This is a predicted structure of a 76-nucleotide RNA (c-di-GMP-I-GGC riboswitch aptamer) from a Planctomycetaceae bacterium.
Taxonomically the source falls in Planctomycetaceae (Bacteria, Pseudomonadati, Planctomycetota, Planctomycetales).

[in-house]
RNA sequence: CGGGAAAACGGCAUACCCGUCGCAAGGCGGGGGCGCAAAGUGACGAGCCCCGAAGUGGGUGGUCGCACUGCCCCGA
Repeated sequence: CGGGAAAACGGCAUACCCGUCGCAAGGCGGGGGCGCAAAGUGACGAGCCCCGAAGUGGGUGGUCGCACUGCCCCGA
């Protein structure tokens, strides 16, 4: 620098359950473990979702793109 076929010391943790915050989507903590090689971080673009009669409103990074950062392995 290129890549993720195989592997995983170590890491994260869907649904669901409990607690808690929120009108809600959903967030956070604990249990859980479907999966994940960025399932790390950021709502900038698209998507989806929530609330409202009305948006200069909100949510989602485990929908995708993009940006930044990092581990392991393989190849040069």